[in-house]
Molecule: transfer RNA
Organism: Candidatus Spechtbacterales bacterium
């Protein structure tokens, strides 16, 4: 330099172009307990890597850029 894959919550990951973007773990509060853990209930937490484009509508499709991984030269 060329090709392919990945980037969504603190972490690991889901998410046929269509309703308020979800799960598990973690975190906080409360219940429980002599205190903690385990268990239970509730909750917070996301400019979906960035910028454009297509579309009535984009996490999803297209282009460029950034970051990571693999292969080729």
């Nucleotide at each position: 330099g060329c090709g392919c894959c990945c980037g969504u919550a603190g972490u690991u990951c889901a998410g046929c172009g269509g309703a308020u973007a979800g799960a598990a773990c973690g975190c906080a509060a409360c219940c429980u307990u002599g205190c903690g853990g385990a268990g239970g209930u509730u909750g917070a937490g996301g400019u979906c890597g960035g910028a454009g484009g297509u579309u009535c509508g984009a996490g999803u499709c297209c282009u460029c850029c950034c970051g990571g991984g693999c292969g080729c030269g």